């Protein structure tokens, strides 16, 4: 130095053709119990890396940038 993929909640991931941002674990109440733990119900939490673009409309399309893994020189 070319090149491929990743990047969404604390943490692991989804997200279907561009139109409602979710799902387990975790966190917080409240319920059961003599008390933990399990189980139940409720609920908080997101600038979807970052900046631009194009669209009526962007997690998703396009450009540039940055961190991470792998390749190749």
């Nucleotide at each position: 130095g070319g090149g491929a993929u990743c990047u969404u909640a604390g943490c692991u991931c989804a997200g279907c053709u561009g139109g409602g941002a979710g799902a387990g674990c975790a966190c917080u109440u409240g319920a059961a119990u003599g008390a933990c733990a399990u189980u139940c119900a409720a609920g908080g939490g997101g600038u979807c890396g970052u900046a631009g673009g194009u669209u009526c409309g962007a997690g998703c399309c396009c450009u540039a940038u940055a961190g991470g893994u792998c390749c190749c020189a």
The prediction has a mean pLDDT of 80. Transfer RNA from an uncultured Lachnospiraceae bacterium, 73 nucleotides, folded computationally. It matches the Rfam family "tRNA". Rfam links the family to the GO term triplet codon-amino acid adaptor activity.